Description:
Predicted 3D model of a 266-nucleotide part of an RNA (large-subunit ribosomal RNA, domain VI) from a Candidatus Gastranaerophilales bacterium.
Context: one part of a larger RNA
C1' cells in the first nucleotide's frame, strides 16, 4: 500500500514444511513342514536401541560476589571487626532462580484410499488358450490422506462475532481539509518476550517494577558478651546471622501531566 467505511477479537485451510526408523524377547508352537537335524508364515503381547519435541519434579552441571572457610599484603589510629588487591571470583567448600543434559516426560496411532513389480477371476478377438481387449479382485518401508507445524499478499486477498456512527468548512468529482467516535500509537513501569524491532503485562478505577513484611530455599551457628583454658581455641546466648533472581501480601517509591493519529462508507 492492497484486501471498496473505520476498528477489536476468534477462526477456515488452498499451499508448503516436518515426522515416517530398527532390534530383541514371550506367545501362537517345538505346532505346520521335515526321515532327522532343524524349524516357520499369519496373529497377539512386552522391552529396548537410535531419532525428535517439551520441561526442570527427581538425578546432576553451571550458577563471577548468595552464604561460609582460608593464605599473603594494604587500609579503616590500635585490639577486635570489616573492606581492597592477588589476570579479569586470590584460592577453595557449598548453592536459590535461570540456563542446560547425563535427568524427567511424550511421539512415530490406521482392518483408510489409489498403485509398482508381482498374483488372480471371468473372458473374447482367435469355437481352444489367454490376468485384458469390455469388466473385475488383491498387492510395498514407497504415493495420497490420517499425525505435528506455518499459513488469506490464497491480489482467488475467505468466514464468524462484537464495537463506532453518520459533524463542520471549501467545493459540488463518490473531491479536499478540519475536529472527533470505536480504537491505536507516542510516552512511562516492566517481562521467563527480545540484538533493534516485534510480542505480552501494566500505567493510580493500579500489584507493572523497586522497597517493606511474611514464607520457601541457600549457607551453616554472625557480631557483642559471659564462662572454661597459659594459649591456640571451645561452649552458651544461637537450627544463629546473612542472603540475587522464587511464592504471596502490602500503594511506601516510580508508572505524573500529557501529545498524536484515527470513519462518513460503489
Nucleotide at each position: 500500500c492492497g484486501c471498496a467505511a473505520g476498528a477489536g477479537a476468534u477462526u477456515u485451510g488452498a499451499a508448503c514444511g516436518g515426522a515416517g526408523u530398527c532390534u530383541u524377547c514371550c506367545u501362537u508352537a517345538g505346532u505346520a513342514c521335515g526321515a532327522g537335524a532343524g524349524g516357520a508364515c499369519c496373529g497377539g503381547g512386552a522391552a529396548g536401541a537410535g531419532g525428535g519435541g517439551a520441561c526442570c519434579u527427581c538425578c546432576a552441571g553451571u550458577g563471577u560476589a548468595c552464604g561460609g572457610g582460608u593464605u599473603a599484603u594494604c587500609g579503616u589510629g590500635c585490639c577486635a571487626a570489616c573492606g581492597g588487591u592477588a589476570a579479569a571470583c586470590g584460592c577453595c567448600c557449598g548453592g536459590u532462580a535461570g540456563c542446560u543434559g547425563u535427568g524427567u516426560u511424550c511421539c512415530a496411532a490406521g482392518c483408510g484410499g489409489a498403485u509398482a513389480a508381482g498374483u488372480g477371476c471371468u473372458g473374447a478377438a482367435a469355437g481352444c488358450a489367454u490376468a485384458u481387449a469390455a469388466g473385475u479382485a488383491c498387492g510395498a518401508a514407497g504415493c495420497c490422506c490420517a499425525c505435528c507445524g506455518u499459513a488469506a499478499g490464497a491480489u482467488g486477498a475467505g468466514a464468524u462475532c462484537u464495537c463506532u456512527c453518520a459533524u463542520a468548512g471549501c467545493a459540488c468529482a463518490a473531491g479536499c481539509u478540519a475536529g472527533u467516535a470505536a480504537g491505536u500509537c507516542c510516552c512511562c513501569a516492566c517481562g521467563c518476550a527480545g540484538a533493534u524491532u516485534a510480542c505480552g503485562u501494566g500505567g493510580u478505577u493500579g500489584a507493572u517494577a523497586g522497597g517493606u513484611c511474611a514464607g520457601a530455599g541457600a549457607u551453616g551457628u554472625a557480631a557483642g558478651a559471659a564462662u572454661g583454658g597459659c594459649a591456640a581455641c571451645a561452649u552458651u546466648u544461637u537450627c544463629a546471622g546473612u542472603c540475587g533472581a522464587c511464592u504471596g501480601a502490602u500503594a511506601c517509591u516510580a508508572a505524573u501531566c500529557g501529545g498524536a493519529c484515527g470513519a462518513g462508507g460503489g
The source organism's lineage runs through Bacteria, Bacillati, Candidatus Melainabacteria and Candidatus Gastranaerophilales. The sequence was found in a public genome assembly.